[in-house]
RNA sequence: ACGGCGAGUCGGAUGAUCGCUCCUGGUCUCGAUUGCGUGGCGACACGGGAUUGUGGCCAGGGGAGGAAAGUCUGGACUCCGCAGGGCGCGGUGGUGGGUAACGCCCACCGCCCGGGCAACCGGGUAGGGAUAGUGCCACAGAAAAUAAACCGCCUCGAGCGUUCGGCGUUCGCGGUAAGGGUGAAACGGUGAGGUAAGAGCUCACCAGCAGGGUGGGUGACCGCCCUGGCUCGGUAAACCCCACCGGGAGCAAGGCCAAAUAGGGGAGCAGACGUCGCGAGGUUUCGGCUUCUCGGCGGCGCGGGUCGGCCCGGCCCGUUAAGACUUCCGGGUAGGUCGCUUGAGGCGUCGGGCGACCGGCGUCCCAGAUAAAUGAUCAUCCGAAAGAGCUCGUCUCUUUCGACAGAAUCCGGCUUACAGGCUCGUCGUCACC
Numbered sequence: 001a002c003g004g005c006g007a008g009u010c011g012g013a014u015g016a017u018c019g020c021u022c023c024u025g026g027u028c029u030c031g032a033u034u035g036c037g038u039g040g041c042g043a044c045a046c047g048g049g050a051u052u053g054u055g056g057c058c059a060g061g062g063g064a065g066g067a068a069a070g071u072c073u074g075g076a077c078u079c080c081g082c083a084g085g086g087c088g089c090g091g092u093g094g095u096g097g098g099u100a101a102c103g104c105c106c107a108c109c110g111c112c113c114g115g116g117c118a119a120c121c122g123g124g125u126a127g128g129g130a131u132a133g134u135g136c137c138a139c140a141g142a143a144a145a146u147a148a149a150c151c152g153c154c155u156c157g158a159g160c161g162u163u164c165g166g167c168g169u170u171c172g173c174g175g176u177a178a179g180g181g182u183g184a185a186a187c188g189g190u191g192a193g194g195u196a197a198g199a200g201c202u203c204a205c206c207a208g209c210a211g212g213g214u215g216g217g218u219g220a221c222c223g224c225c226c227u228g229g230c231u232c233g234g235u236a237a238a239c240c241c242c243a244c245c246g247g248g249a250g251c252a253a254g255g256c257c258a259a260a261u262a263g264g265g266g267a268g269c270a271g272a273c274g275u276c277g278c279g280a281g282g283u284u285u286c287g288g289c290u291u292c293u294c295g296g297c298g299g300c301g302c303g304g305g306u307c308g309g310c311c312c313g314g315c316c317c318g319u320u321a322a323g324a325c326u327u328c329c330g331g332g333u334a335g336g337u338c339g340c341u342u343g344a345g346g347c348g349u350c351g352g353g354c355g356a357c358c359g360g361c362g363u364c365c366c367a368g369a370u371a372a373a374u375g376a377u378c379a380u381c382c383g384a385a386a387g388a389g390c391u392c393g394u395c396u397c398u399u400u401c402g403a404c405a406g407a408a409u410c411c412g413g414c415u416u417a418c419a420g421g422c423u424c425g426u427c428g429u430c431a432c433c
């Protein structure tokens, strides 16, 4: 210098003309409400105010994003009668911080990958538990988990051959798992001793595991020393176990106003309750008894319904059929307005922190549409590509291109899309010193 990969940031600028929309102020027309003055018996009339609505005009100010996308997440806010407890279901998963909160962000630890002799640098991480249990590990291989003998090695026995030798070969009982083979993975590795041949069988060193001690660190974890059986796989992004978190629905949430209709019609469900207390009537020998459609009221039990799944619990109802229940048919409205943009807000500066971020001070108001506004044209500049010219200077001219894409309650994140420019990191190539 060029190229690959990763991360971040900008993503057209200015002016003019015409146009759209919101806010603030003013003014005019047409209304509405209210109060004052005058006239009137009164209804009302006239005049000047205050508030307010529709429409017109004028002035000033504002008007799409880093993703507005996906609808994946965390909340704010609204409603659901106490949304209560438990289970189920769902989510997260190293440690410590940040945050309103999070599945997000920051730092660190472990493991893995790339570069490097190394120190170190960069990247990734779905990173709790396999001794609670269940399942799976195809094919190949003897055997895939308290799993095993295919080839092989060795002791012994038998047969055959024999150069008569622990020689060769075949078979059998037994021993073996060091060598070979299969595989992603085969009951620690290297070396030595030992053995009939072998094996942690024994020993040295190493890795791992368990126990004990000790140092550093908030912690995950890292280091050192001692002892020991020598070492019985992997997989949880399989079910599962453990720890922590989670009520539901959502701005088409939810209020208010106006208008209209039919306060419409039908069907269904348990079951025709029990008991206690109060009250009323009747009766009484004043001790009580009896009646009041389960009722005049209340409690408990029971039954039905309902509260997103189930249980507890709560609420409603408890009868010539009821209900705030379930369901069918039918009718009206689907209009206006609020919610609606001042925020866990932006910018600047100072301080704290490795950092995410936090705090102080100052300053600013930066869209609120509702079939859905935020645009169109021209000129200049900017960036990129191609071509040509030349005084070969990142100079001049011509042509072309300028990405992904469009708010709808709001905010924090994640994921995806993106022409081109700039910055940083890392790797490679070339050249020079």
Base pairs, nucleotide, nucleotide: 001429002428003427004426005425006424007423008422009421010420012381013380014379015378016377017376018375020063021062022061023060024059025058026057027056028055030053031052032051033050034049036047037046038045039044065404069415070414072413073412074411075410076409077250078249079248080247084312085311086310087309089246090245091244092243093242094108095107096106097105098104109127110125111124112123113122114121115120128241129240133239134238135235136234137233150180151179152176153175154174156172157171158170159169160168161167188206189205190204191203192202193201207231209228210227211226212225213224214223215222216221254338255337256336257335264329265328266327267326268325273301274300275299276298277297278296279292280291281290282289283288302318303317304316305315306314307313345364346363347362348361349360350359351358352357382402383401384400385399386398387397388396389395
Background:
Bacterial RNase P class A from an Isosphaeraceae bacterium, 433 nucleotides, folded computationally. The coordinates come from a structure-prediction model, not an experiment, and the mean pLDDT is 75. It matches the Rfam family "Bacterial RNase P class A". About the family: Ribonuclease P (RNase P) is a ubiquitous endoribonuclease, found in archaea, bacteria and eukarya as well as chloroplasts and mitochondria. The model forms 97% of the base pairs in the Rfam consensus. It was read from a public genome assembly, where an Rfam model found it.